[in-house]
RNA sequence: UGGCUCAGAACGAACGCUGGCAGCGUGGAUUAGGCAUGCAAGUCGAACGAGAAUCUAUAACUUCAAGUUUUCGGACGAGAAGUUAUGGAGGAGAGUGGCGAAAGGGUGAGUAACGCGUGGGUAACUUGCCUCCAAGAUCGGAAUAACCUCGCGAAAGUGGGGCUAAUGCCGGGUGUGGUACCCUGUCGCAUGACAGGGCUAUUAAAGAUGGGGAUCCUUCGGGACCUGUCACUUGGAGAGGGGCCCGCGUCCCAUCAGCUUGUUGGUGAGGUAACGGCUCACCAAGGCUUACGGGUAGCUGGUCUGAGAGGAUGAUCAGCCACACUGGGACUGAGACACUGCCCAGACUCCUACGGGAGGCUGCAGUCGAGAAUCAUUUGCAAUGCGCGAAAGCGUGACAAUGCGACGCUGCGUGGAGGAUGAAGGCCUUCGGGUUGUAAACUCCUGUCAUGAGGGAACAACCGUUCGGGUGAUAAUACCGCUCGAAUCUGAUGGUACCUCAAGAGGAAGCCACGGCUAACUCUGUGCCAGCAGCCGCGGUAAUACAGAGGUGGCAAGCGUUGUUCGGAUUUACUGGGUGUAAAGGGUGCGUAGGCGGUUCCGUGUGUCGGAUGUGAAAGCCCACUGCUCAACGGUGGAAUUGCAUUCGAAACUGCGGAGCUAGAGUGCAGGAAGGGAGAGCGGAAUUCUUGGUGUAGCGGUGAAAUGCGUUGAUAUCAAGAAGAACACCGGUGGCGAAGGCGGCUCUCUGGAAUGCUACUGACGCUGAGGCACGAAAGCUGGGGGAGCGAACAGGAUUAGAUACCCUGGUAGUCCCAGCUGUAAACGUUGUGCACUUGGUGUGGGGAGUAUUGACCCUCUCCGUGCCGGAGCUAACGCGUUAAGUGCACCACCUGGGGAGUACGGCCGCAAGGCUAAAACUCAAAGAAAUUGACGGGGGCCCGCACAAGCGGAGGAGCAUGUGGCUUAACUCGAUGCAACGCGAAGAACCUUACCAGGGCUUGACAUGCAAGUGGUACGACCCUGAAAGGGGAAGGACUCCGUAAGGAGAGCUUGCACAGGUGCUGCAUGGCUGUCGUCAGUUCGUGCCGUGAGGUGUUGGGUUAAGUCCCGCAACGAACGCAACCCCUAUGGUUAGUUGCCACCGCAAGUGAUGAGCUUGCGAGCACUCUAGCCAGACUGCCUGUACAAGCAGGAGGAAGGUGGGGACGACGUCAAGUCAGUAUGGCCCUUACGUCCUGGGCUGCACACGUGCUACAAUGGUCGGUACAGUGGGAUGCGAAAUCGCAAGGUGGAGCAAAUCCUCAAAGCCGGCCCCAGUUCGGAUUGGAGUCUGAAACUCGACUCCAUGAAGUUGGAUUCGCUAGUAAUGGCGCAUCAGCUACGGCGCCGUGAAUACGUUCCCGGGCCUUGUACACACCGCCCGUCACAUCAUGAAAGCCGUCUGCACCCGAAGU
Repeated sequence: UGGCUCAGAACGAACGCUGGCAGCGUGGAUUAGGCAUGCAAGUCGAACGAGAAUCUAUAACUUCAAGUUUUCGGACGAGAAGUUAUGGAGGAGAGUGGCGAAAGGGUGAGUAACGCGUGGGUAACUUGCCUCCAAGAUCGGAAUAACCUCGCGAAAGUGGGGCUAAUGCCGGGUGUGGUACCCUGUCGCAUGACAGGGCUAUUAAAGAUGGGGAUCCUUCGGGACCUGUCACUUGGAGAGGGGCCCGCGUCCCAUCAGCUUGUUGGUGAGGUAACGGCUCACCAAGGCUUACGGGUAGCUGGUCUGAGAGGAUGAUCAGCCACACUGGGACUGAGACACUGCCCAGACUCCUACGGGAGGCUGCAGUCGAGAAUCAUUUGCAAUGCGCGAAAGCGUGACAAUGCGACGCUGCGUGGAGGAUGAAGGCCUUCGGGUUGUAAACUCCUGUCAUGAGGGAACAACCGUUCGGGUGAUAAUACCGCUCGAAUCUGAUGGUACCUCAAGAGGAAGCCACGGCUAACUCUGUGCCAGCAGCCGCGGUAAUACAGAGGUGGCAAGCGUUGUUCGGAUUUACUGGGUGUAAAGGGUGCGUAGGCGGUUCCGUGUGUCGGAUGUGAAAGCCCACUGCUCAACGGUGGAAUUGCAUUCGAAACUGCGGAGCUAGAGUGCAGGAAGGGAGAGCGGAAUUCUUGGUGUAGCGGUGAAAUGCGUUGAUAUCAAGAAGAACACCGGUGGCGAAGGCGGCUCUCUGGAAUGCUACUGACGCUGAGGCACGAAAGCUGGGGGAGCGAACAGGAUUAGAUACCCUGGUAGUCCCAGCUGUAAACGUUGUGCACUUGGUGUGGGGAGUAUUGACCCUCUCCGUGCCGGAGCUAACGCGUUAAGUGCACCACCUGGGGAGUACGGCCGCAAGGCUAAAACUCAAAGAAAUUGACGGGGGCCCGCACAAGCGGAGGAGCAUGUGGCUUAACUCGAUGCAACGCGAAGAACCUUACCAGGGCUUGACAUGCAAGUGGUACGACCCUGAAAGGGGAAGGACUCCGUAAGGAGAGCUUGCACAGGUGCUGCAUGGCUGUCGUCAGUUCGUGCCGUGAGGUGUUGGGUUAAGUCCCGCAACGAACGCAACCCCUAUGGUUAGUUGCCACCGCAAGUGAUGAGCUUGCGAGCACUCUAGCCAGACUGCCUGUACAAGCAGGAGGAAGGUGGGGACGACGUCAAGUCAGUAUGGCCCUUACGUCCUGGGCUGCACACGUGCUACAAUGGUCGGUACAGUGGGAUGCGAAAUCGCAAGGUGGAGCAAAUCCUCAAAGCCGGCCCCAGUUCGGAUUGGAGUCUGAAACUCGACUCCAUGAAGUUGGAUUCGCUAGUAAUGGCGCAUCAGCUACGGCGCCGUGAAUACGUUCCCGGGCCUUGUACACACCGCCCGUCACAUCAUGAAAGCCGUCUGCACCCGAAGU
């Protein structure tokens, strides 16, 4: 830089866990999928005819019948019931008619549209019911349902005949008016509108009901008449509603760029309430342009979010639109092309007698289905509203209520106060304690909600009726209307809200989180498992990240999760971003549209600014007040509604119109510069070829070769000729061009720039989407040409391979003409133009000046081209008047990485391909610049036995030893590149010992504490058993302290409890110690300075050194740890000291010799010498020469020693999770009659094999035998052990001397001499047999040594590899630790003998400093690419099959206008 992610708010939500109460809201977002059942639109009898049940009156009849009377046969008979007929009351159900049914209610499928929003127009229209005004309402007629009757049909339904009414229908009359025509006036933006007047034509109606006094008629019911109300007709006006038209606004895709034939316009006609191609005929050929096409979507007020600008959204409420099973159609009507009307077609469901019919919940409930998911088949018309009615009233799933759902918002509660032995329990713990925690218990209170009991609202106003007033109309005190008052009457919710009382803390808390972001931490379990996770990421044995627990934090009747939106995201940037290297400047120019545009004046008033008016519905948001106890919720008012329209004004700026100007731009003239372009001609060098001459065996080529060429004569060389291509030197960060690009010379044609002069034009300018032109190389088409070079190709090499690099050939091509392609790291990775902003220094072109012989130099100036650098800018790098600085104008481009500059589509191209340009899916990054390291088969400088030069080894053999592997009951464990492997182990037969087998013990082999017991106790000879350990028994038998004897205490023992014990695990939990880089020269700090920062500087540079050693320089100055020195040994001298050391001189004695000289030994004396061990001196580049600024270096002198003299000890910051829990210590985990402990035996020694480290050899510089010489370090008391003696020897006996400069402890190689004579040997010694010695309880597994015998491999070692630079390598022996003994050939030391070589730093390895590149940073053992294999995901293809949408063509064709 840049993406990803989180913290916030919201939701018609869903899911998980949990759930006390109340108020207010809210609830089918998916299948506009299908629907059982009930209800959702009726009403009016004051429009009309008819009229059931029922009641009643009268009559007749039937059946009874109290009773009266009787001739007893009967007669009369109130009354009851029933039937029939007639009249009346009654008014159901249906019908005619009127109004309503077009509202209310639902849904969002369709619609990208004048559909919606907003503002206008209608002079182009309409309007039932309502209000007002004017006028009218007359005379007639014919039908028809109901009803009756006859049919058809299963039903739905329907046909024929007959009767009848109306406010149903029809005709005549009247015409205030209306309409048509004409005239006049006024007005208007046009068509025209309005008002007045005129002739003619045309055009209407219906009654119902209340009251009433005269008069008239009457079928006696009543009517005419008067009057009121309602209804009716015509016209006008209004209100409210509707239709139509217009401006503006209204999603995505250009990978949809062209669309359109009734299309666009005209004339005429038709049609409509009305304009209009709305429709038709004819004429013209127009019209549109983000059109046309595709996708998605009802729009708005608003809602959510946001600081805002914006973004997202359109649930509930409100406005508009659209739809009503799907499609089409009209009818009626004021209004519909009609949700619960009609017709047709279709799909589906149902009924059916199979002939036909019926239906439409996107109304309220409810049901099925689908779905993650959304409620009651409730009550009521009491309120509000609507329809009808004169009214009462009726209807109303509108509405009002209740129910269900934590779905949301709001409120309340689950108690309050006191209460510390800080209870118990839980958890943690460093075991002391801490925490839960005043929390609980306990004491004293309170009483909200819930529970029970009692009381108990508001919403109710009306209407109506009755009574009493006022008033209008009227002839009227009837009636009627309006109005006032009184009474009466109406409640679904609901005995609800609310109030009072009672009782008792009683009935009422959960969810999520606790690694960081992000508030909140521990334990246990688990052990890359189980799991977590929004991102980063946790989990592989000590998980604050999983799971559980305790604790804590947050919110709370909720809490989390999921989904979605906005925010954070200035991450699409209008507010408010960028493009040199991070994504991003078009390859370059010309230029169209567009955008922007110098200066002065005048006008206009487009933009702009201000005022006013209208509108911007209500609700919502905000503010104030107010009502429900508060709040949510509601009421009233205000503000706001940033907009649109009309109108009035302003005139600076902008636009437009006009007139000017010259500073921008252009033209002209002049002399210069240039690889600018095109064409033609000419030139020399080189190359190749051809011919000829000379000439002979090679040439050529490479790292080295080979292929190739050459005796048919190459290469080489000379001459002549031919061909094509390219133009050495000059030549230059020099020139020209817009870029690509341009280079021999001359000519012709042609473009541009710069400079100078300032005559002309008068803004003519800048940029530039599309467009056009140019555009390296390669490539393509056609035709030429073809010397050299040279893809492809062939061959030769190289290589593991080598489809490459190298070599030999070589075709396209490279060249020319004509055409195409149109791309490049087409780069300054930097678009073009203009303006402004400190400088220095080169260079090309022009001009001027001074001074000149001068074209030189110098000064100034304009243009071009470079370098350095200031301010400023930049993340840094860097840029810096040639900007990447400061501004303006215009264009192009970018928005995480990959997929991909790809697919599909389109355009271009002959093709190759180019331009335009996605998505699925996937990742948590990709990237830029700079920093520190590390690394490089990068560079520079330097060092080291690093190489080289040498010497000796290893690797081959045998043996020893360690390791791996194998084996085993066990072969204990650890160490594993250098830096494990003769390592831990300075010494495994037992022990050690940790391993295995077997046998035992259990407070234990060992420590401490507590309790109890115990004087015949502790201890324990001895006996039994046993391999031992152990077990059993047992004579005997104590000790210390206090004390008055008894006794007590201690020690010991026994029992029990705490605990011991563990070489069990983790060195990746640790301490300590150690290895390694590396004795390499490095590693840091303070202050200062530089840098946004990481960091740098110092520590780099120039010299020098073994060294960051020292010197000089320097934004550094100082300092620390390292280096060096200080310490030890050693090399020289001096001095001190002189025993156990020494013995020169001196003396004595002994031996030998010759009684000699001499030699040897001993003693004395002595300390000279050697030596011992204290102190001191000495070496410092001090002196000289050369060199150098200095440090230093080289040489020399002197010196025992010379440039750190040699060696040792000493190891910076750090690295390797290096090694060690088995040396000790130690956290955690694990075992506890065993993973502890004891014992016996075995094992650690096991052997097809492999490796490391060594020893001995292979021999003659040797072996062997004999003789002979010279050390040092050390060790010694259950020790070293002499002499002497035995044994071939190992060794035995012996015991002198010695706690040591005193005694003990043979040095060997070497030297002298003899033999061996090059061989598997007189080399070599393995192996094996036999016999012994020593240590030790004990040598079988499994010791060392000796002797005799045996006599293996091996004849100098492949690739490779190790050590060493001087007293070193090599070689020879000696000593010591461990240790009874020893597998020691190992380790640590000592001395003897004692070399060779180093030209040098190219290479190998390791290291240091500087620098450079980097995509590395667990750092090259890094990182990383592609195929393949397996699994999974996404996207395609796939034989076919099914469906949806759609274009074109054609066929059939319903209802209807």
This is a predicted structure of a 1457-nucleotide RNA (small-subunit ribosomal RNA) from an uncultured organism.
RNAcentral holds the sequence, with entries from Greengenes.
The prediction has a mean pLDDT of 84.
Rfam family: Bacterial small subunit ribosomal RNA. Rfam links the family to the GO terms structural constituent of ribosome and ribosome.